[in-house]
Context: one part of a larger RNA
RNA sequence: GGAUGAACGCUGGCGGUCUGCUUAACACAUGCAAGUCGAACGGACCCUUCGGGGUUAGUGGCGGACGGGUGAGUAACGCGUGAGAAUCUGCCUUCAGGUCUGGGACAACAGAAGGAAACUUCUGCUAAUCCCGGAUGAUCCUAAUGGUAAAAGAUAAAUUGCCUGGAGAUGAGCUCGCGUCUGAUUAGCUAGUUGGUGGGGUAAAAGCCUACCAAGGCAACGAUCAGUAGCUGGUCUGAGAGGAUGAGCAGCCACACUGGGACUGAGACACGGCCCAGACUCCUACGGGAGGCAGCAGUGGGGAAUUUUCCGCAAUGGGCGAAAGCCUGACGGAGCAAGACCGCGUGGGGGAGGAAGGCUUUAGGGUUGUAAACCCCUUUUCUUUGGGAAGAAGUUCUGACGGUACCAAAGGAAUCAGCCUCGGCUAACUCCGUGCCAGCAGCCGCGGUAAUACGGAGGAGGCAAGCGUUAUCC
Numbered sequence: 001g002g003a004u005g006a007a008c009g010c011u012g013g014c015g016g017u018c019u020g021c022u023u024a025a026c027a028c029a030u031g032c033a034a035g036u037c038g039a040a041c042g043g044a045c046c047c048u049u050c051g052g053g054g055u056u057a058g059u060g061g062c063g064g065a066c067g068g069g070u071g072a073g074u075a076a077c078g079c080g081u082g083a084g085a086a087u088c089u090g091c092c093u094u095c096a097g098g099u100c101u102g103g104g105a106c107a108a109c110a111g112a113a114g115g116a117a118a119c120u121u122c123u124g125c126u127a128a129u130c131c132c133g134g135a136u137g138a139u140c141c142u143a144a145u146g147g148u149a150a151a152a153g154a155u156a157a158a159u160u161g162c163c164u165g166g167a168g169a170u171g172a173g174c175u176c177g178c179g180u181c182u183g184a185u186u187a188g189c190u191a192g193u194u195g196g197u198g199g200g201g202u203a204a205a206a207g208c209c210u211a212c213c214a215a216g217g218c219a220a221c222g223a224u225c226a227g228u229a230g231c232u233g234g235u236c237u238g239a240g241a242g243g244a245u246g247a248g249c250a251g252c253c254a255c256a257c258u259g260g261g262a263c264u265g266a267g268a269c270a271c272g273g274c275c276c277a278g279a280c281u282c283c284u285a286c287g288g289g290a291g292g293c294a295g296c297a298g299u300g301g302g303g304a305a306u307u308u309u310c311c312g313c314a315a316u317g318g319g320c321g322a323a324a325g326c327c328u329g330a331c332g333g334a335g336c337a338a339g340a341c342c343g344c345g346u347g348g349g350g351g352a353g354g355a356a357g358g359c360u361u362u363a364g365g366g367u368u369g370u371a372a373a374c375c376c377c378u379u380u381u382c383u384u385u386g387g388g389a390a391g392a393a394g395u396u397c398u399g400a401c402g403g404u405a406c407c408a409a410a411g412g413a414a415u416c417a418g419c420c421u422c423g424g425c426u427a428a429c430u431c432c433g434u435g436c437c438a439g440c441a442g443c444c445g446c447g448g449u450a451a452u453a454c455g456g457a458g459g460a461g462g463c464a465a466g467c468g469u470u471a472u473c474c
Base pairs, nucleotide, nucleotide: 001474002473003472004471006470007469008468009467010466013344014343015342016341017340018339019337020336021302026300027299028298030297031296032295035062036061037060040059041058043056044055045054046053047052069255070254071253078180079179080178081177082176083175084174087172088171092168093167094166095165096164097163098162099161100134101133102132103131104130109124110123111122112121113120114119140147141146153160154159181227182226183225188218189217190216193215194214195213196212197211198210199209200208230252231251232250233249234245235244236243237242257278258277259276260275261274280291281290282289283288308334310333311332312331316330317328318327319326320325347377348376349375350374357368358367359366360365382411383410384409385408386407387406391401418463419462420461421460422459423444424443425442429458430457431456432455433454439446440445
């Protein structure tokens, strides 16, 4: 000098674009953040012009594995980069074929019972795109003989579903080469350990698991251990090499009160699902139950320090739906904060009897200073009034922002300047007070009676809605 997710002190006019718990992955009141489909199904209720229409607890389907948060853990195929083979992939696209025939149960509901509640149990009835047989057959297995395995309908009759197989696209799992912080005051580490065979297991290769056999495997090119840490694109700095860093945005990973486990499913070992254990909080009739903000707001706490319990689905995107549409704290916006960057303003021109006042003085003067007053002008800003968008994609309708941006008119210089410094480094000097005191200070150093270094004043220098200080990096 540059930089910051900054903080503190003094000061503070506006706009645009961004950013905003770096600390306690501490605990959380309250509300919202994931639903949707009646064109899958039976019922209940309501309306009816008796044609039908509507609402929905439950069954069923799809989605709750995305989106959103956080950085605890992790030194690892976690990430980055390059390659690979032994895999799966709902919805989507495309191609081929099929959708035949039987049966059954459980909710809802009704009745009964238990419980303070959460809720649970028993008996009975019932529908389906729920569940299960039989048939068929390209795949699949095979010794090529044979074996095995599917489906669901709905409706305005135009469609749309369903099943099987091939291909694609997308997404995901796995393996390997190389790279990836510090410490040797950590030198040896390892028994499923290293390899083989049989068996099991997975979507898939594999000690992934198991039995047996062999005795291997890693390490001074740093194993093991300990400490620290999410990684990257990037960001800051620097002429570069490099150093530092990983806030925001984007990609990947990990986590969801702590630990463990599986279920369902195309996909999870699942933030707002389930089970078990633990800590904590709450309810209780003491028998038993409920909960998980590292989602958006918000509260307490910690801290030098970080915002509203706002508006809207109008746009973009997502889920469901044939659609209308519903849901969406994603998102779009508004609010707060000079936190950052950029832009604008606080007036312009003239004006010397160099007014008054201040400060200083050798008492003449000098300086503040064209500065003011005064004259002329302008209206960026400001106030008031009137008009008023684009953003809508889609013929019509649809705008949270918002009567916002912007435009016009009127008014009147009107509403708006501070902070730090002035010994040298380093731009800028005098007077008074103080007297090694009070104090200053980044370094050198000032202060003990004439202090340009302390405090005040006048003046000056620098930057400016900021200016200084502190912290950290280069």

The prediction has a mean pLDDT of 87. A computed fold for a 474-nucleotide part of an RNA from Okeania sp. SIO4D6, annotated as small-subunit ribosomal RNA, 5' domain. NCBI's taxonomy places the organism under Bacteria, Cyanophyceae, Oscillatoriales, Microcoleaceae, Okeania. The full RNA is in RNAcentral, with records from ENA and SILVA. It matches the Rfam family "Bacterial small subunit ribosomal RNA".